RNA sequence: CGGCCCGUAGCUCAACGGUUAGAGCAGGAAACUCAUAAUUUCUUGGUUCUCGGUUCGAAUCCGGGCGGGCCGA
Numbered sequence: 001c002g003g004c005c006c007g008u009a010g011c012u013c014a015a016c017g018g019u020u021a022g023a024g025c026a027g028g029a030a031a032c033u034c035a036u037a038a039u040u041u042c043u044u045g046g047u048u049c050u051c052g053g054u055u056c057g058a059a060u061c062c063g064g065g066c067g068g069g070c071c072g073a
Base pairs, nucleotide, nucleotide: 001072002071003070004069005068006067007066010025011024012023013022018056027043028042029041030040031039049065050064051063052062053061
C1' cells in the first nucleotide's frame, strides 16, 4: 500500500428494513438456610464505533472516516 471480515449491555453473542434492540454470564434485591454456598424468583444496565446518504421507517441497505483481526505485497 491492496484485498477480505468484524465493530450491538461490564463480558460472550442474538436480532426479515416495521410495536419496546434481546439472551446467557456478570451486578443489585428477595425467598430458602442457624449461617454460607447452591438453587429459585424479581430486577438494574444500550448515543447499536462515528459522520452522512437512501427510505414513510435503518442495528440492518449504500458511501466516507476511525478502530480491531486475517491474507497478500

This is a predicted structure of a 73-nucleotide RNA (transfer RNA) from a Planctomycetota bacterium. The source organism's lineage runs through Bacteria, Pseudomonadati and Planctomycetota. The coordinates come from a structure-prediction model, not an experiment, and the mean pLDDT is 81. It matches the Rfam family "tRNA". From the family's description: Transfer RNA (tRNA) molecules are approximately 80 nucleotides in length.